RNA sequence: AGAGUUUGAUCCUGGCUCAGAAUGAACGCUGGCGGCGUGCCUAACACAUGCAAGUCGUACGAGAAACUCCGGGCUUGCUCGGAGGAGUAAAGUGGCGCACGGGUGAGUAACGCGUGAGUAACCUGCCCCUGAAUCUGGGAUAACUUCGCGAAAGCGUUGCUAAUACCGGAUAUUGUCUUUUUUGCUCUGGCAUGAAAGAUGAAAGGUGACCUCUUCAUGAAAGUUGCCGUUUAAGGAGGGGCUCGCGUACCAUUAGCUUGUUGGUGGGGUAAUGGCCUACCAAGACUACGAUGGUUAGCUGGUCUGAGAGGAUGAUCAGCCACACUGGAACUGAAACACGGUCCAGACUCCUACGGGAGGCAGCAGUGAGGAAUUUUGCGCAAUGGGGGAAACCCUGACGCAGCAACGCCGCGUGAGUGAAGAAGGCCUUCGGGUCGUAAAGCUCUGUCAAGUGGGAAAAAACACUUGCGGAUAAUACUCGGUAGUACUGACGGUACCCACAAAGGAAGCACCGGCUAACUCCGUGCCAGCAGCCGCGGUAAUACGGAGGGUGCAAGCGUUGUUCGGAAUUAUUGGGCGUAAAGAGCGUGUAGGCGGUUGUCUAAGUCUGAUGUGAAAGCCCGGGGCUCAACCCCGGAAGUGCAUUGGAAACUGGAAUACUUGAGUAUGGGGGAGGAAAUUGGAAUUCCUGGUGUAGAGGUGAAAUGCUUAGAUAUUCGGAGGAACACCAGUGUCGAAGGCGGCUUUCUGGACCAAUACUGACGCUGAGACGCGAAAGGGUGGGGAGCAAACAGGAUUAGAUACCCUGGUAGUCCACGCCGUAAACGAUGGGUAAUAGAUGUCGCGGGUAUUGACCCCUGCGGUGCCGGAGCUAACGCAUUAAGUUGUCCGCCUGGGGAGUACGAUCGCAAGAUUAAAACUCAAAGGAAUUGACGGGGGCCCGCACAAGCGGUGGAGCAUGUGGUUUAAUUCGACGCAACGCGAAGAACCUUACCUGGAUUUGACAUCCUGGGAAUAUUUUCGAAAGAGAUUUUAGUGCCCUUAGGGGAACCCAGUGACAGGUGCUGCAUGGCUGUCGUCAGCUCGUGUCGUUAGAUGUUCGGUUAAGUCCGGCAACGAGCGCAACCCCUAUCUUCAGUUGCCAUCAUUAAGUUGGGAACUCUGAAGAUACUGCCCCGGUUAACGGGGAGGAAGGUGGGGAUGACGUCAAGUCCUCAUGGCCCUUAUAUCCAGGGCUACACACGUGCUACAAUGGCCGGUACAAUGGGCAGCAAUACCGCGAGGUGGAGCGAAUCCCAAAAAGCCGGUCUCAGUUCGGAUUGGAGUCUGCAACUCGACUCCAUGAAGUUGGAAUCGCUAGUAAUCGCGUAUCAGCAUGACGCGGUGAAUACGCUCCCGGGCCUUGUACACACCGCCCGUCACACCACGGGAGUCUGUUGUACCGUAAACAGCUGCGCUAACCCCAUUAGGGGAGGCAGGCACCUAAGGUACGGUCGGUAAUUGGGGUGAAGUCGUAACAAGGUAACCAA
Repeated sequence: AGAGUUUGAUCCUGGCUCAGAAUGAACGCUGGCGGCGUGCCUAACACAUGCAAGUCGUACGAGAAACUCCGGGCUUGCUCGGAGGAGUAAAGUGGCGCACGGGUGAGUAACGCGUGAGUAACCUGCCCCUGAAUCUGGGAUAACUUCGCGAAAGCGUUGCUAAUACCGGAUAUUGUCUUUUUUGCUCUGGCAUGAAAGAUGAAAGGUGACCUCUUCAUGAAAGUUGCCGUUUAAGGAGGGGCUCGCGUACCAUUAGCUUGUUGGUGGGGUAAUGGCCUACCAAGACUACGAUGGUUAGCUGGUCUGAGAGGAUGAUCAGCCACACUGGAACUGAAACACGGUCCAGACUCCUACGGGAGGCAGCAGUGAGGAAUUUUGCGCAAUGGGGGAAACCCUGACGCAGCAACGCCGCGUGAGUGAAGAAGGCCUUCGGGUCGUAAAGCUCUGUCAAGUGGGAAAAAACACUUGCGGAUAAUACUCGGUAGUACUGACGGUACCCACAAAGGAAGCACCGGCUAACUCCGUGCCAGCAGCCGCGGUAAUACGGAGGGUGCAAGCGUUGUUCGGAAUUAUUGGGCGUAAAGAGCGUGUAGGCGGUUGUCUAAGUCUGAUGUGAAAGCCCGGGGCUCAACCCCGGAAGUGCAUUGGAAACUGGAAUACUUGAGUAUGGGGGAGGAAAUUGGAAUUCCUGGUGUAGAGGUGAAAUGCUUAGAUAUUCGGAGGAACACCAGUGUCGAAGGCGGCUUUCUGGACCAAUACUGACGCUGAGACGCGAAAGGGUGGGGAGCAAACAGGAUUAGAUACCCUGGUAGUCCACGCCGUAAACGAUGGGUAAUAGAUGUCGCGGGUAUUGACCCCUGCGGUGCCGGAGCUAACGCAUUAAGUUGUCCGCCUGGGGAGUACGAUCGCAAGAUUAAAACUCAAAGGAAUUGACGGGGGCCCGCACAAGCGGUGGAGCAUGUGGUUUAAUUCGACGCAACGCGAAGAACCUUACCUGGAUUUGACAUCCUGGGAAUAUUUUCGAAAGAGAUUUUAGUGCCCUUAGGGGAACCCAGUGACAGGUGCUGCAUGGCUGUCGUCAGCUCGUGUCGUUAGAUGUUCGGUUAAGUCCGGCAACGAGCGCAACCCCUAUCUUCAGUUGCCAUCAUUAAGUUGGGAACUCUGAAGAUACUGCCCCGGUUAACGGGGAGGAAGGUGGGGAUGACGUCAAGUCCUCAUGGCCCUUAUAUCCAGGGCUACACACGUGCUACAAUGGCCGGUACAAUGGGCAGCAAUACCGCGAGGUGGAGCGAAUCCCAAAAAGCCGGUCUCAGUUCGGAUUGGAGUCUGCAACUCGACUCCAUGAAGUUGGAAUCGCUAGUAAUCGCGUAUCAGCAUGACGCGGUGAAUACGCUCCCGGGCCUUGUACACACCGCCCGUCACACCACGGGAGUCUGUUGUACCGUAAACAGCUGCGCUAACCCCAUUAGGGGAGGCAGGCACCUAAGGUACGGUCGGUAAUUGGGGUGAAGUCGUAACAAGGUAACCAA
């Protein structure tokens, strides 16, 4: 620091996802040790049990027992007494503590917290310092005892007693209060310091020591003195209360809130200010800088992350706050409204004798429950700290330790070296090897950790005692301080640590390996099982699933999941955007706010700089130190960007007063304009009405029909009525803020512009809310209504047509008033300011020059267009009218869908508008541009593509192929063109792959091994054959080498296993070959240039061509594969050669038969010829085209071979080859028979016909290509014939097949199912062949079907072609109507490119890229999911009113009761003050009633939404998407 993912590819926008770090974590697998930390995040849920707050006898009174000893009584095991236990335990009065420490985070959005101030508005026990004092009296009460009640808890009652408990009195300072008053300082009550007078207010003793004074007299009391305590006053320290500035979550779908509310006065209350409370008065207070309400939340130091700014968080540690079962309340106290206190109410639990009682783990352990999840009912007060005490000491689940847990961080180990036969084994393999791998084994070492043995700390000091010294004292007591010594104290723990011994021994896993992302192979599986963070893997060759081997990463851990930050500049202060990607409000006026021209002066709020205080400690950072290191801990420093106070500076911003004119405005003079409102008025046209003329149609459409018309339409003409809109002018022209505005005239009125001067003096810009305007449609009331025209009706179209088209037609459109408030309200571009190249139009005004004048030309200002440079932009594009460069204000955006929807609110008569979510779901949605493909887009061009013609197919019969059906099998493949007379150039057996049956198993065929045998030939039985068996009966010893023994090669038999074999599967694993677009003219590359890039250019353009053929031009220049040419045949000629071919001339014959000839034909070899070469015209002096000459042939002469880059997963595993899979006594091999030849039917390709341009009979003429020895076969003879007999000739320019046929000549038939047609069937034959039954071809005789020219549709052909006629060949024993060739006869037509089909180039649109056989929308049906409405219903929370009042404080009362003090009395008693029980009223928690608000749960049912496999109906959008699309209503 980035990466993956939208596309065929590209750039951008934009979301999603990943790599990092962290964690109080949990889960899975695994687990050696130690150190240091951490450990209920959930139910502030409920809690058994134990412990967590006591202590003081130096405040006080009282005071056991067990047990032991002694003594007595005696009943000898009981009782009594004494001593010890013991002034102990336990309890009580009293003091201090219990408000600390410990826990938790429910509540709280608050002066709660943080930070900084204030308190002149306050308090402060214990502690420290200073001063003073501590006098004198009194009455009670608990414990104890008596009686009683109760189950208990507990309570009442009688009698007694003490105090540092309680109370009265005295005294009193610098206390407090009142009055008067001084000085200084301050400013909310004053503070400090003095003075005077008056009033008022205290106390408690305990315990040591001593005897100087007094009394008693060893000593004690008083006294003195020490210590502790008590009272008072002042101060300190530390702590607390209260107040204020600033900061402190989300929601405006919470906009108004408040009546003690805001303020004042008097009073009360508090330690203290204050509506804190009360009475009265006033009517205020808060709020858009967010009141009120709702939701959530303890806050902070810090912690995690981040480069930082920030974001998230608030466990452990530390500070503050709040709470202690829930709610309320006060008491005590220095402090509480009190976690382990009290009272009341409630819920819950427990005890109960049913009357009544008890309790509060959010202390430490622990239990249950909840939960994914969080520990021991441990040890100790040894240390640190706290409470009490004079102290010893006691208490202390604070704390120190240990235990459990890999929960985290840190450290260590599981060994080190050597070791190649690269062992065995695993895995892979191209079978050669590779790899695990120096890894192991082996050899040599080391000894950390663990285990065992031994030793063994520091943390300990104080108190106590002793000694000398010092302070204090009258004092050598006592006491205090430090010093020295002695003794004692360790939970952890025999722990840390150390030494020695032995031993490689006891100690490695987890995840991953398609890309991101380091790491690859085999097997299994076969869209299954499964994986997955995103993209995505899996449908038979999966580096993605599962296993294995190997590898990579981390390591006592490793992965997964959750959460946070980061990456994310994806909320953008640092640091983003808004023409088209999400995003400029429809437009203006203007409030608050924000921003603001020039010059100087003052100020000092902002700003800058310095100082002071603070910013707790811990943490982070730096330096140093201690545990062996580290984590961890200790010490010091820095930092803490903040706040407050204060000194200074004055540039900028702000403020004050002053000045200026350029921003802004006003005045004067002009011209322009569909700017607005109102009133009048004009002509053309449509429609309607009246009359005339006139007659049958008219209208409308793609074509029609509905509708109109003989009751007179349409047409035409005169006149009239009425409404609406304003042709030409008219123009990317004018005006307006936008919407918008168009005949003419008048009235009223707004704004802009130009010119010249004068004036005001910053008066400006923007603008949240607010207000106004705002097309069309719509709605209300009242008018109006010609045309047009939603809805509606009819006619068409259509599969349907609730549409498009047609005929009608109502709202509406028009006017007035008022409403609605939206549009693709668009320049998809908010307003205003400044400066920043040009070129060229146009509108308004002005200046200059010029002219008689109008123009033209130059120029200024203001508008409005087009083009274009820099710059910007993802690109397209924008470009002085910016989307460029600046600064300013407002609005808006943050992935797609859900959704501009729901709910709520506001507005509206309604329709609806505005504001505006979430659940859920997807990994994209999108912008611009590129290349293709496509279009019922455009342009150009071509082709038997159409047209013009000729002949067919489709109808019949038959042949053949296919589908289907049938079958034991009817083997398999080929399926639009480009399967279907195709593979098959030939299925009776064979072929043959199929079926049935019979057989074989190293095999029918190949290689290797072992044994035997020459091979071979021959005879015979069974059988359908294959095959099995028998006989050796006979013949035979072969070939090569030889050392003469033998060996080798080939062959046969038997055996063993490696293997053979497969027309079995996969053409979607492949090679090769082939078809097709298409013999179409295209397809590419190098370099250069352009573009961010995909790509473009070249290859486009103008011509031309059959052609990317050629020419010209051009940021291109060249090149390659294609085209053409080179090759073959054919057409003409020449030369050479003349046999088997030829015969003009000579001779000869029946005959080129023979002699001869070498001219001709022909044959076969080499050449020539044609190139737009020549002429004319057109064309760019081009390419080329048109015409002509010559020529056998003329513009490629005709035909063939030749098939670019690629497309169709086209065809073929059954030609061949081949990966993988499958079968191996069978899916292999052999054999016989059957089948491939079936037959209700459908289709393709053909043959023969339907006849007279013909059939039949007779005669007669002219070819070419080919083939021939297991062959072609003549003459001759036989047969009606197929053919037979026989065999000359010929391995072929010699012989044969071989007759060519149509044609020509003559005859006959005479339009009919025929003398057409020949199917079908019967009979008889011939040929081939082992064999013609299934199942061959041909012949003869007989039979004589359909068919009389073929519907829709469709095919071929442009010249030696179509049509027609015959001939040959391959395959082949035999079998062609097929295929491939050959020649004979031999036409018609082409105006032309509108249309159909196919193709090429350019251009355009695109939402397509599997590429239109594309994409894609909506309803309906089904399943699932979340959400809204919903009669209601349930819970929580909250408001108002009322009822109701527990406990409690203060108040009133207090008839009952009552020690201290006072008075009277003094025996008792009475009265007063005061107090208590009780009562009353106020207030109030819980509770109740009524009416609401609000969050949520649930609900018959309902609504839309989302997602789903190949459902249904249509085809709305994307191309002109077939009616251009879209926006609003």
Small-subunit ribosomal RNA from an uncultured prokaryote, 1529 nucleotides, folded computationally.
It matches the Rfam family "Bacterial small subunit ribosomal RNA".
The sequence is in RNAcentral, with records from ENA.
Model confidence (mean pLDDT): 83 of 100.